A computed fold for a 350-nucleotide part of an RNA from an uncultured prokaryote, annotated as small-subunit ribosomal RNA, central domain. Its Rfam family is "Bacterial small subunit ribosomal RNA". Gene Ontology terms of the family: structural constituent of ribosome and ribosome. The RNAcentral record of the full RNA draws on ENA.
Context: one part of a larger RNA
């Protein structure tokens, strides 16, 4: 710079917002910068190609011609894309009614269990396991009942169901909030899409400060197993998981599958809102939309499989990939308290 890929073979950035660039609907006129066509000049010679010629021929040589896809200056088209000007409404967006819904964040409150204190009731086991033993109990445990504490999680509903861009998000209630969706009417008038850098979000562990700690349990101790057993089992157990605030920036951050638009048979569930027929009415029936699930044809795929949720036609933009190892290492640079994260080769080997 070009081809050809990225669901499992390398390869879609976790995920949002959004700048530059890039891309972009429908009509009408204008311009002429892209594009297009003509003309002029230039694009040295040799060399490549054409034809003639000169060494007996060929390699070489000469002569002329053609090219030389380019440039520039000029004369024109006006369909395409630009650009400027006018308008349109269908892409987008606002406004408004209804109804879903762990979306998100604060504060208050609820019952069950666990464990622990105190009291009563009671006596020798309790526990734990493949066996067992550590370990708890005659200073009364373990069962069994009232009380109190304190903490963390919210059973049933609970569902290939909901919401959220992603992480994620479930006990109840209230205050503050953000988003879709469906239905009509109005309004804007292309305001779109996507996004290099940027910039915020970000499971779980981990770190700084301070609070908390009830179960669990890295580490640790012990008791087993074993040939050892720094493990798997057991009996304790500290970080830690919880909360505030402040750092980390990562994962199999998975749909292993970036985002928008269009189009391209069908069957069948489910959630949300409509509509039409029957009907008093639940509800059946037939339908629109918008999610979301399983089936399956055309297409596609090495193959599995994917199939209006597309991995199927096709358009636009961003990421990435180019053989296994060395390596996500080492060097520099950046972030970061640190742990480390980003960016990230080479030699050598096969």
């Nucleotide at each position: 710079c070009u081809g050809g890929g990225c669901g499992u073979a390398a390869a879609g950035c976790g995920c949002g917002c959004g700048u530059a660039g890039g891309c972009g609907g429908c009509c009408a006129a204008g311009c002429a910068a892209g594009u297009c066509a003509g003309a002029u000049g230039u694009g040295a010679a040799a060399g490549c190609c054409c034809a003639c010629g000169g060494c007996u021929u060929a390699u070489c040589c000469g002569u002329g011609g053609a090219a030389g896809u380019g440039c520039a200056u000029u004369u024109g088209a006006a369909a395409c894309u630009g650009c400027u000007u006018g308008g349109c409404u269908u892409g987008a967006g606002u406004a408004u009614u209804a109804g879903a819904g762990g979306g998100g964040a604060a504060a208050g409150u609820g019952g069950a269990a666990u464990u622990c204190c105190c009291a009563g009731u009671g006596u020798a086991g309790c526990g734990g396991u493949g066996a067992a033993a550590u370990g708890c109990g005659u200073a009364g445990a373990u069962a069994c009942u009232u009380g109190g504490a304190g903490g963390a999680a919210c059973a049933c509903c609970g569902g290939u169901g909901g919401c959220g861009a992603a992480g994620g998000c479930g006990g109840c209630u209230c205050c503050c909030u953000g988003g879709a969706c469906c239905g009509g009417u109005a309004c804007u008038g292309a305001c779109a899409c996507a996004g290099a850098g940027g910039u915020g979000c970000g499971a779980a562990a981990g770190c700084g400060u301070g609070g908390g700690u009830a179960g669990c349990a890295a580490a640790c101790a012990g008791g087993a197993u074993u040939a050892g057993a720094u493990a798997c089992c057991c009996u304790g157990g500290u970080a830690g998981u919880c909360u505030a605030c402040g750092c980390c920036g990562u994962a199999a951050a998975c749909g292993a599958u970036g985002g928008g638009c269009a189009c391209u048979a069908g069957g069948u569930g489910c959630a949300g809102c409509g509509g039409g027929u029957g009907u008093c009415g639940a509800c059946c029936c037939c339908u629109g939309c918008u999610g979301u699930g399983c089936c399956g044809g055309a297409g596609u795929u090495a193959a599995c499989g994917c199939a209006u949720u597309a991995a199927g036609u096709g358009c636009c933009c961003c990421g990435c990939c180019u053989g296994g190892g060395g390596a996500g290492u080492a060097c520099g640079g950046u972030c970061g308290c640190a742990a480390g994260g980003c960016u990230g080769a080479a030699a050598c080997u096969c």